[in-house]
RNA sequence: GGCGAUGUAGCUCAGUUGGUAGAGCAGAGGACUCAUAAGCCUAAGGUCCGGGGUUCGACUCCCCGCGUCGCCA
Numbered sequence: 001g002g003c004g005a006u007g008u009a010g011c012u013c014a015g016u017u018g019g020u021a022g023a024g025c026a027g028a029g030g031a032c033u034c035a036u037a038a039g040c041c042u043a044a045g046g047u048c049c050g051g052g053g054u055u056c057g058a059c060u061c062c063c064c065g066c067g068u069c070g071c072c073a
Stems, first nucleotide, its partner, number of pairs: 001072007010025004019056001028042003049065005
């Protein structure tokens, strides 16, 4: 330099005909227990990498960048 994949909660990841974003774990609170752990209940936590475009409407489609990974040179 060329090609491809990927970027969503603190972490690991879901999220298809485009229709206002979820799970598990972690953390917080509660109940239980003599007490702790495990398990149980509850709530919180998101500018969906950035900027444009298309659209009534974009995590999703298109374009340009940035980060990470892989292949080729």
This is a predicted structure of a 73-nucleotide RNA (transfer RNA) from a Lentisphaerota bacterium.
Its mean pLDDT, the model's own confidence on a scale to 100, is 81.
The source organism's lineage runs through Bacteria, Pseudomonadati and Lentisphaerota.
The RNAcentral record of the sequence draws on ENA.
Its Rfam family is "tRNA". The family's RNA type in Rfam is transfer RNA.